Transfer RNA from a Bacteroidales bacterium, 72 nucleotides, folded computationally. NCBI's taxonomy places the organism under Bacteria, Pseudomonadati, Bacteroidota, Bacteroidia, Bacteroidales. It was read from a public genome assembly. Its Rfam family is "tRNA". Gene Ontology term of the family: triplet codon-amino acid adaptor activity. From the family's description: Transfer RNA (tRNA) molecules are approximately 80 nucleotides in length. The family's RNA type in Rfam is transfer RNA.
[in-house]
RNA sequence: GCCUUUUUAGCUCAGCGGUAGAGCACUUCACUCGUAAUGAAGGGGUCGCCGGUUCAAAUCCGGCAAAAGGCU
Numbered sequence: 001g002c003c004u005u006u007u008u009a010g011c012u013c014a015g016c017g018g019u020a021g022a023g024c025a026c027u028u029c030a031c032u033c034g035u036a037a038u039g040a041a042g043g044g045g046u047c048g049c050c051g052g053u054u055c056a057a058a059u060c061c062g063g064c065a066a067a068a069g070g071c072u
Stems, first nucleotide, its partner, number of pairs: 001071007010024004018055001026042005048064005
């Protein structure tokens, strides 16, 4: 220098054009003598950044950045 993959909640990850989700974690409540466990409810996201396509983009296209792997 070139190629491929990845980037979404605090963490691990789904979501393959039509309202952004799960598990764990966190908060509150119930239960308990108390804690844990269990049950119920709740908060938390400019979907890496900038543009483009589209009525509509996390999703498709381009560029950039970061991470991993490969080739030279």